[in-house]
RNA sequence: CAGGGCGGCUGGGCGGCCGCUGCUAUGUAAAUGGCAGAGGAAAGUCCGAGCUCCACCGGGCAGGGUGCUGGGUAACGCCCAGGCGGGGCAACCCGACAGAUAGUGCCACAGAAACAUACCGCCCAGGGGGUUUCCUCCUGAGCAAGGGUGAAAUCGUGAGGUAAGAGCUCACGGCCCCAGCGGUGACGUUUGGGGCGGGAAAACCUCACCUGGUGCAAGGCCGAAUAGGGGGACGUAGGGUGCCCGGCCUGUCCCCGGGUUGGCCGCAUGAUCCCGAUGGUAACAUUGGGACUAGAGAGAUGGUCGCCAUCCCGACUUGUCGGGAUACAGAACUCGGCUUACAGGCUGCCCUGGCCC
Numbered sequence: 001c002a003g004g005g006c007g008g009c010u011g012g013g014c015g016g017c018c019g020c021u022g023c024u025a026u027g028u029a030a031a032u033g034g035c036a037g038a039g040g041a042a043a044g045u046c047c048g049a050g051c052u053c054c055a056c057c058g059g060g061c062a063g064g065g066u067g068c069u070g071g072g073u074a075a076c077g078c079c080c081a082g083g084c085g086g087g088g089c090a091a092c093c094c095g096a097c098a099g100a101u102a103g104u105g106c107c108a109c110a111g112a113a114a115c116a117u118a119c120c121g122c123c124c125a126g127g128g129g130g131u132u133u134c135c136u137c138c139u140g141a142g143c144a145a146g147g148g149u150g151a152a153a154u155c156g157u158g159a160g161g162u163a164a165g166a167g168c169u170c171a172c173g174g175c176c177c178c179a180g181c182g183g184u185g186a187c188g189u190u191u192g193g194g195g196c197g198g199g200a201a202a203a204c205c206u207c208a209c210c211u212g213g214u215g216c217a218a219g220g221c222c223g224a225a226u227a228g229g230g231g232g233a234c235g236u237a238g239g240g241u242g243c244c245c246g247g248c249c250u251g252u253c254c255c256c257g258g259g260u261u262g263g264c265c266g267c268a269u270g271a272u273c274c275c276g277a278u279g280g281u282a283a284c285a286u287u288g289g290g291a292c293u294a295g296a297g298a299g300a301u302g303g304u305c306g307c308c309a310u311c312c313c314g315a316c317u318u319g320u321c322g323g324g325a326u327a328c329a330g331a332a333c334u335c336g337g338c339u340u341a342c343a344g345g346c347u348g349c350c351c352u353g354g355c356c357c
Base pairs, nucleotide, nucleotide: 001353002352003351004350005349006348007347008346009345010344012308013307014306015305016304017303018302020037021036022035023034024033025032026031039328043339044338046337047336048335049334050333051215053213054212056247057246058245059244060243061242063211064210065209066208067207068082069081070080071079072078083097084095085094086093087092098206099205103204104203106199107198119147120146121143122142124140125139126138127137128136129135130134155173156172157171158170159169160168174196175195176194177193178192179190180189181188182187219265220264221263222262229256230255231254232253233252234251238250239249240248272291273290274289275288276287277286278285279284309326310325311324312323313322314321315320316319
C1' cells in the first nucleotide's frame, strides 16, 4: 500500500422567534418562570419473564417446546467458554449437534439388484462341433475380485493365496466395542484384542429436560342509564384454568335481547442507567459512590429564519465560489434477548500478499 475477518462510536450542531405535552414555583384566577420531552433498532410480534385476572392445592394426560458439554441469567429457543463436524491458505464463519442394535415406513430415475442381488463377465467338470498349443455351443457346480448403472452396491487400498475368488490371511487406514491414561464434562490419546452392507428421524417414533390459560382493548374505581325483559336445565344436580382424577368452595348455570361507549386509576423508581474497586479467560457476580432520563389518549416532542458541519457535482485562482443532498426510521404496560433495515463519517484489533528500511 492492497485485499479480507471481527468489532466500537456517531448519524447533524449552534442561535433567535413562535407553538405543543408532562412535572414544578408564584399567583384568587388569567398568566408568567424553571426543568424534561422518540430509538439503536422504537420495526418484526419470533422467544422469555415481571405484572393482571381466572378462588385454590395435589397427581396425571394431551398438546407444545428444547436437544453436544460446562458456566451465566429472573428466565429463555438467549449470552460466554469449550468439544466434535463442515467451509476457508488464514484471521474467522456455519451447524435443525440425543438415538438407525425398540419398532413402522421411505430412498425417485437408472440399474441385474437398494433389508439384497447376477446384466456383461471370471473359473472348473462332462458332452457336441470346428480352421485343434485353441475357439464356440449346451448342461452342471462355484464367484461377487473386474466392468456398467447410480447420491449410495457384501468397509477402502495394497500384497499373498485360490480352479477363479472372497477379511480367506497379512499390513495400513475407516467405523463400532472393551481396557489404560488425561479432562468436572462433551471428548481426546495410546497399546492391544474382537467385530464389520448404507442414507435419512428438517419422516412417524423412542429417550432426556421444560411447560396451566389469558392478556393493559389485562384489570379496578366513580358516575350515569336501561328491560331483571324472555326462554331452558337443575338441588347427592350444576358450576369453579385445555382434559381427567382427588381434595376444597358454592345455590346457580346456559341461551336470546336491551342499557351504559363519560371520567379517573393502572401510567412509569425500574431484574433501570453511569463511574470505580474486587473476583472470574469471559458471559457476569459482589460492592462503594452518583443520576432520575417521555407518559400521550385519535394520540405531544414541532414550524420557520440565519450561520456552521459532512458528502456529491461543476468551475477554476488548489482553497474559493455556485448548486444539490444529508441514512433506516416514531414510544403507547414494562423489561432481557433474537432477527431484519441503515446514505455518510470517525476508529480499534487480527489475517494474507507486495514494497522499502
The RNA shown here (Bacterial RNase P class A) has 357 nucleotides and comes from a Dehalococcoidia bacterium. The coordinates come from a structure-prediction model, not an experiment, and the mean pLDDT is 76. Rfam family: Bacterial RNase P class A. It is annotated as a ribozyme.